[in-house]
């Protein structure tokens, strides 16, 4: 020095260009001698940065940054 792959809710992760989602946890509630489990409702996102193409980008595309594997 090149090559690939990743970055999304607090944590694990979906999202084939057209209003951002599951689980978990959290927080009200119900259920009960009390917690726990259970049931319900619910909060919670500048989608890693910057520029680009589009009538419109999480998603293409170019550069960074950062983490991970490879080549020499």
């Nucleotide at each position: 020095u090149c090559c690939c792959u990743g970055a999304u809710a607090g944590c694990u992760c979906a999202g084939c260009g057209g209003u951002a989602g599951a689980g978990c946890a959290g927080u009200u509630g119900a259920c009960u001698g009390u917690u726990a489990a259970u049931c319900a409702a619910u909060u919670g996102g500048u989608c890693c940065g910057u520029g680009g193409u589009u009538c419109g980008a999480u998603c293409c595309c170019a550069c960074g940054u950062c983490a991970g594997g490879g080549a020499g």
A computed fold for a 72-nucleotide RNA from SAR86 cluster bacterium SAR86E, annotated as transfer RNA. The sequence is in RNAcentral, with records from Rfam. It matches the Rfam family "tRNA". Gene Ontology term of the family: triplet codon-amino acid adaptor activity. By type it is a transfer RNA. Lineage of the source: Bacteria > Pseudomonadati > Pseudomonadota > Gammaproteobacteria > SAR86 cluster. The prediction has a mean pLDDT of 82.